[in-house]
The RNA shown here (transfer RNA) has 72 nucleotides and comes from a Victivallaceae bacterium. Its Rfam family is "tRNA".
Formats: sequence, structure tokens, C1' cells
RNA sequence: GUCUCCAUCGUCUAAGGGUUAGGACAUCAGGUUUUCAUCCUGGCAAUAUGGGUUCGAAUCCCGUUGGAGAUG
Repeated sequence: GUCUCCAUCGUCUAAGGGUUAGGACAUCAGGUUUUCAUCCUGGCAAUAUGGGUUCGAAUCCCGUUGGAGAUG
């Protein structure tokens, strides 16, 4: 240099064009407990970025950024 893949709550992960972006762990609040831990209930929190296609985009297309791999 060329090609391929990846980027979603603090972390891991689901959603294969459609009606609240879901779950686990973590965290916060409450309950239980003499206290801690365990357990139960509830809350907070996310689509890397700029465009395009579409009635509708996390999802499809192009560019950018970052990461991983293959090749010379």
C1' cells in the first nucleotide's frame, strides 16, 4: 500500500428495515437480616462519527476515526 472483519449502557451481550434498543453483571434506592453477605423489588445508564437510500435505519450504501487480522 491492498483486502477482510469489528465498534450498542461502567463491563459482557441481543435485536438479520417497523410500534418503549432487551438481558446479565456492576452501581443506586428500598425490603429482609442485630450487622455484613445472600435473597427480593424498583431505578439510572448505550447504538464511534459525517452523509446517503427508504414512509421508516442500530440494521442497507459511501466517507472519516479507532481497533484486529491477512498479504506484499
The sequence was found in a public genome assembly.